[in-house]
Context: one part of a larger RNA
RNA sequence: CCCGCGGUUAGACGGAAAGACCCCGUGAACCUUUACUGUAGGCUGAUAUUGGGCUGAGGUAUAUCUUGUGUAGGAUAGCUGGGAGACUGUGAGAUCGGCACGCCAGUGUCGAAGGAGUCAACCUUGAAAUACCAGCCUGGCUAUGCUUUAGUUCUAACGUUGACCUGUGAAUCCAGGCAACGGACAGUGUCAGUUGGGCAGUUUGACUGGGGCGGUCUCCUCCCAAAGAGUAACGGAGGAGUACAAAGGUACACUCAGCGUGGUUGGCAAUCACGCGUCGAGCGCAAAGGUAGAAGUGUGCUUAACUGCGAGACCCAUAAGUCGAGCAGGGACGAAAGUCGGUCUUAGUGAUCCUGUGGUUCCGAAUGGAAGGGCCAUAGCUCAUCAGAUAAAAGGUACUCCGGGGAUAACAGGCUUAUCGCAUCCGAGCGUCCAUAGCGGCGAUGCGGUUUGGCACCUCGAUGUCGGCUCAUCACAUCCUGGGGGUGAAGAAGCUCCCAAGGGUUUGGCUGUUCGCCAAUGAAAGUGGUACGUGAGCUGGGUUCAGACCGUCGUGAGACAGGUCGGUCCCUAUCUGCCGUGGG
Numbered sequence: 001c002c003c004g005c006g007g008u009u010a011g012a013c014g015g016a017a018a019g020a021c022c023c024c025g026u027g028a029a030c031c032u033u034u035a036c037u038g039u040a041g042g043c044u045g046a047u048a049u050u051g052g053g054c055u056g057a058g059g060u061a062u063a064u065c066u067u068g069u070g071u072a073g074g075a076u077a078g079c080u081g082g083g084a085g086a087c088u089g090u091g092a093g094a095u096c097g098g099c100a101c102g103c104c105a106g107u108g109u110c111g112a113a114g115g116a117g118u119c120a121a122c123c124u125u126g127a128a129a130u131a132c133c134a135g136c137c138u139g140g141c142u143a144u145g146c147u148u149u150a151g152u153u154c155u156a157a158c159g160u161u162g163a164c165c166u167g168u169g170a171a172u173c174c175a176g177g178c179a180a181c182g183g184a185c186a187g188u189g190u191c192a193g194u195u196g197g198g199c200a201g202u203u204u205g206a207c208u209g210g211g212g213c214g215g216u217c218u219c220c221u222c223c224c225a226a227a228g229a230g231u232a233a234c235g236g237a238g239g240a241g242u243a244c245a246a247a248g249g250u251a252c253a254c255u256c257a258g259c260g261u262g263g264u265u266g267g268c269a270a271u272c273a274c275g276c277g278u279c280g281a282g283c284g285c286a287a288a289g290g291u292a293g294a295a296g297u298g299u300g301c302u303u304a305a306c307u308g309c310g311a312g313a314c315c316c317a318u319a320a321g322u323c324g325a326g327c328a329g330g331g332a333c334g335a336a337a338g339u340c341g342g343u344c345u346u347a348g349u350g351a352u353c354c355u356g357u358g359g360u361u362c363c364g365a366a367u368g369g370a371a372g373g374g375c376c377a378u379a380g381c382u383c384a385u386c387a388g389a390u391a392a393a394a395g396g397u398a399c400u401c402c403g404g405g406g407a408u409a410a411c412a413g414g415c416u417u418a419u420c421g422c423a424u425c426c427g428a429g430c431g432u433c434c435a436u437a438g439c440g441g442c443g444a445u446g447c448g449g450u451u452u453g454g455c456a457c458c459u460c461g462a463u464g465u466c467g468g469c470u471c472a473u474c475a476c477a478u479c480c481u482g483g484g485g486g487u488g489a490a491g492a493a494g495c496u497c498c499c500a501a502g503g504g505u506u507u508g509g510c511u512g513u514u515c516g517c518c519a520a521u522g523a524a525a526g527u528g529g530u531a532c533g534u535g536a537g538c539u540g541g542g543u544u545c546a547g548a549c550c551g552u553c554g555u556g557a558g559a560c561a562g563g564u565c566g567g568u569c570c571c572u573a574u575c576u577g578c579c580g581u582g583g584g
Base pairs, nucleotide, nucleotide: 001584002583003582004581005580006579007578008577010576011575012574014571015570022405023404024403025402027401028400029397030396031395032394035202036201037200038199039198041195042194043193044192045191046190047189048188049187051154052153053152054151055150056149057148058147059146060145061144062143063142065140066139068137078136079135080134081133082132085119086118087117095112096111097110098109099108100107101106158182159181160180161179162178164177165176166175167174205217206216207215214234218240219239220238221237222236223235241386242284243343244342248302249301250300251299252298253297254296256280258276259275260274261273262272282291283290285348287346288345289344306329307328308327309326312323313322314321318387331340332339333338354380355379356378357377358376359375360374362373363372412459413457414455415454416453418452420448421447422446423445424444425443429439430438466541467539468538469537471533472530473529474528475527476526479504480503481502482499483498484497485496486495487494506520507519508518509517510516547565548564549563550562551560552559553558
């Protein structure tokens, strides 16, 4: 050097299973509910099956009979018309008794006895006689018809029961009969209202230095923005979701803020007078640009805050958005020239569908109309997730599933080093005195890559995660042992710094603990790296599946770096490495 054999598992990001954690999908499934929309079922009503009486209470029509004092006034005048007489022996007035009404004055009616009168135009009144006749109004009694409703009753629909009878018949079946009970109810059909996670189908946004929580989502102004335009971020600051009939148009006129001086109450500051005053004021509101030769401040007259259009441009993926001379019509102001199609400008907003309203010389299912539609104008959306998925929508999953992602989190690694650890520089001050024996304010400069982070670069077709056990190996910023310098080193014991990694660096109690506290030894009981060394070496106490309990939260399904009990740890070694051994 080559080839074996026996071992051991450090590596082959070993094998196994298209990661179960995390995120994504306009994926799925179950579960919940005061998510949305339905629906079985329940309840209620109407109607059909479904018929007959009686009573009560209403409504309505017809008929008879009645009913009606506001005051003045012989007095309980309903209204209108006719009207000069009407009623009475077919028994008047007056009297007595009963009933009804009653605003207790009387009115109406019935009966008894009785025996010949009673009432009308008069005076008052808006209206003249219930003297007489007719019609009508208000309220009422009675009768009849129709009808509504409540109660009750009947039996023949319908239902229940029968140890009953028949069907040459056995049957708790069927059909018929008989009897009893219930009874127009119940049951059933149809329609409607209400209830309805019992059940069903679904929805439950995106951005995001992982996701969630928070915040945001459209428009305007400034910076960022790199002197044309444009330009991102969960970059830095603010505003809008209107207002105004004058705060618009036009003609004419004026100049503000501030300061100084003077002046009654009056003061730093109110109104007044004079002077200085290029813009510092004002312009409805944010900011920017603009503006005194007005866009600011007033006065007069007014409605162009018009209709039909529009050459040509700006902006721009589209759709939108913006400016606009000029022409026609009819106007406002101005002597005129002229100006005026809102406001100093830039925010003050919403496509399409659907629907309403007004107009219209359009269409009109044989024709004439109509219905309906078109066109013009206009109205209805915090469609604010603001280019707006539907008219209409929330949650849980640790019982979970699928497709994907290292496009994206948790472990480890990597980069960084804010934080952390260590060192150096400076020297205010402490140290009786004295900056530097020992310390060292405020600061400055590095190193390390053990903390907590930041980033999201390999790995999600899997890199097993805390602690312990076992076995270690390295660094030195050294715990002990060794050698030195300084000392605020008398000696001893220390403190501090330099050199030094050869060797060593304990056992117990509690806790899953690392850590820590305690106990006892010892020369010392070092600090770190090694995928926070080591699970194809062990364990499995903790964390982190499925069961369950408590507290808290939630209507609930369920949830909780809250607690608690329980809970399957697979691999026969091919290669490299290492140990032992054999042959050539």

Model confidence (mean pLDDT): 83 of 100. A computed fold for a 584-nucleotide part of an RNA from a Pirellulaceae bacterium, annotated as large-subunit ribosomal RNA, domain V.